[in-house]
A computed fold for a 350-nucleotide part of an RNA from a metagenome, annotated as small-subunit ribosomal RNA, central domain. The full RNA is in RNAcentral, with records from SILVA. Its Rfam family is "Bacterial small subunit ribosomal RNA". Gene Ontology terms of the family: ribosome and structural constituent of ribosome. Model confidence (mean pLDDT): 88 of 100.
Context: one part of a larger RNA
RNA sequence: CUGGGCGUAAAGCGCGUGUAGGUGGCAAGAAAAGUCGGGUGUGAAAUCCCUUGGCUUAACCAAGGAAGUGCAUUCGAUACUCUCUCGCUUGAGUACCGGAGGGGAUGGCGGAAUUCCCGGUGUAGAGGUGAAAUUCGUAGAUAUCGGGAGGAACACCUGUGGCGAAGGCGGCCAUCUGGACGGUCACUGACACUGAGACGCGAAAGCGUGGGUAGCAAACAGGAUUAGAUACCCUGGUAGUCCACGCUGUAAACGAUGAGUGCUAGACGUCGUGGGUAUUGACCCCUGCGGUGUCGAAGUUAACACGUUAAGCACUCCGCCUGGGGAGUACGGUCGCAAGAUUAAAACUC
Numbered sequence: 001c002u003g004g005g006c007g008u009a010a011a012g013c014g015c016g017u018g019u020a021g022g023u024g025g026c027a028a029g030a031a032a033a034g035u036c037g038g039g040u041g042u043g044a045a046a047u048c049c050c051u052u053g054g055c056u057u058a059a060c061c062a063a064g065g066a067a068g069u070g071c072a073u074u075c076g077a078u079a080c081u082c083u084c085u086c087g088c089u090u091g092a093g094u095a096c097c098g099g100a101g102g103g104g105a106u107g108g109c110g111g112a113a114u115u116c117c118c119g120g121u122g123u124a125g126a127g128g129u130g131a132a133a134u135u136c137g138u139a140g141a142u143a144u145c146g147g148g149a150g151g152a153a154c155a156c157c158u159g160u161g162g163c164g165a166a167g168g169c170g171g172c173c174a175u176c177u178g179g180a181c182g183g184u185c186a187c188u189g190a191c192a193c194u195g196a197g198a199c200g201c202g203a204a205a206g207c208g209u210g211g212g213u214a215g216c217a218a219a220c221a222g223g224a225u226u227a228g229a230u231a232c233c234c235u236g237g238u239a240g241u242c243c244a245c246g247c248u249g250u251a252a253a254c255g256a257u258g259a260g261u262g263c264u265a266g267a268c269g270u271c272g273u274g275g276g277u278a279u280u281g282a283c284c285c286c287u288g289c290g291g292u293g294u295c296g297a298a299g300u301u302a303a304c305a306c307g308u309u310a311a312g313c314a315c316u317c318c319g320c321c322u323g324g325g326g327a328g329u330a331c332g333g334u335c336g337c338a339a340g341a342u343u344a345a346a347a348c349u350c
Base pairs, nucleotide, nucleotide: 003322004321005320006319007304008303012318014201015200016199017198021194022193023192025088026087028085029084030083033081034080035077036076037075038074039073040072041071042070049065050064051063052062053061054060091191092188093187094186095184096183097182098181103177104176105175106174107173108172109171110154115149116148117147118146119145120144121143125136126135162169163168206247207246208245209244210243211242215241216240220236221235222234223233258317259316260315261314262313263312266295267294268293269292270291271290272289273288274287275286276285299306300305323350324349325348332343333342334341335340
C1' cells in the first nucleotide's frame, strides 16, 4: 500500500457558511465517451506450458503448437454511468396563514440581599472554629430602626421543560433581528448532499488601552493544624471577576458517538402544533407532524451497552487511526504584543 477500523481499547476536526472536487430523484428520446461483443494488425527471440524428436537415460538440446490477460484500428450492442434534448413532482426551495421559545443585539426600568456612609436606640462584647487565635469593639462594635451611596447577580416560577450550529442562553419592558415548527398544497421544477483549501463563530483563564470595583477571590500577609504544612481550616487581601473596543483560539469544546438520505416491532412520559370525537367549557379519548426522555422485538457489540434520536441494515461525501515510551516534544514554517497556538519528526529504548 491493500486491508481493517474510529461510544469506553489508537482514531469524529469545538461548531458553522461554503469554493474546487466527489456523489446525485422519476419518465421518454438521441448520441455512443465509459462499458460489453466480433474482426484485423501488432504483441522479437530465448524462457514458462503442451506435443514430437536427438544425445544409452536424465539434466540438456531441437522442431512445431499454445499462450502472450496489452495496444492500435474497424464493425456492432445500448441495460447501466456520462453527454444532449424534452417533460414530471415525491427531494429541495418559495408564497400565504398560525402559534411556541432563557435564540441574538441595543436601550430603559425593578425588587430582595451583601458591603460602605450618616443619624437614632443601646452596652460589652462581637466574629470565627473540631478547639482556638490572628481580626473588629468603650474613639461605642455586634444587634436593631430610619435614611443614603454603589456594584454585581436575578430567589420562587424551574421541569431528564424550552431555544441555539456549537460555545452557550434565565428579573421586567420596548425597539431591531435570525432560525425552527404546524397548516394550506398555491408556485418553481432536481435548483440536491457532502465539502480539501478558505472564511466566520467559539466557555473559562490570559493579554492590550480606557473605565468600574459591592461581593467573591489566584498571588501575598497573618493566625491555626502538623514531625514539617510553601496545603486543607480561619482573619485579611491585590490582580481578576463587571463594561467598551481589540487580541488570544484553547477545554473531559462530551452523547468521549462527523454530516446527509432511505429502510427495520412496540410500550410509557413530556414540549410545540393540526385533525376527529365529545362538552356549557377547560379536560378526557382517538389520530397526524416536529422535538425531547425512559424501557425494550429483531439485529449489533469483546463486554458494558446501543436499539426509529442506532452503536441495527445500506448508500454518498469529509475528517481521523495503524504497538508503548521518547512526544503532541525538537527543528523549520505559519499565526500571536506576550503567554503560547498550529503543523509535526527522529535517534534511542521496551